[in-house]
RNA sequence: GCCCAUGUAGUUCAGUGGCAGAACGCCACACUGGUAAUGUGGAGGUCGGGGGUUCGAAUCCCCCCGUGGGCU
Numbered sequence: 001g002c003c004c005a006u007g008u009a010g011u012u013c014a015g016u017g018g019c020a021g022a023a024c025g026c027c028a029c030a031c032u033g034g035u036a037a038u039g040u041g042g043a044g045g046u047c048g049g050g051g052g053u054u055c056g057a058a059u060c061c062c063c064c065c066g067u068g069g070g071c072u
Base pairs, nucleotide, nucleotide: 001071002070003069004068005067006066007065010024011023012022013021018055026042027041028040029039030038048064049063050062051061052060
């Protein structure tokens, strides 16, 4: 330098055109001898950045950046 994959909550990941979700973690409450376990509720996201297409983009297209892998 070229090619492929990947980037979404604190972490690991789903979601592949129409409301942004799960598990774990965190907070509160219930329960308990008990800050554990269990149950209930809650907070937490400009979906890596910019632009384009579309009535509508996390999703499709282009450029850039990060990460992993391959080729020379």